[in-house]
RNA sequence: GCCCCGAUAGCUCAGUCUGGUAGAGCGCCCGCCUUGUAAGCGGGAUGUCGGGGGUUCAAAUCCCCCUCGGGGCU
Numbered sequence: 001g002c003c004c005c006g007a008u009a010g011c012u013c014a015g016u017c018u019g020g021u022a023g024a025g026c027g028c029c030c031g032c033c034u035u036g037u038a039a040g041c042g043g044g045a046u047g048u049c050g051g052g053g054g055u056u057c058a059a060a061u062c063c064c065c066c067u068c069g070g071g072g073c074u
Stems, first nucleotide, its partner, number of pairs: 001073007010026004020057001028044005050066005
């Protein structure tokens, strides 16, 4: 230098192919239960979807550029 993969909630990741309400588990907060704690049960709060631009009625998703991380080729 070229190619591939990844970046989404505090953490681990789905969702991208095929554009249409942003989700799950764990964690966190509140309540129930308990003599008390844990477990269990019920409820709740989450987010500039790595950054910028474009296409579109509508973008996490499509296109372009860039940043960071991982792998490969020379």
Transfer RNA from a Candidatus Aenigmatarchaeota archaeon, 74 nucleotides, folded computationally. Its Rfam family is "tRNA". Gene Ontology term of the family: triplet codon-amino acid adaptor activity.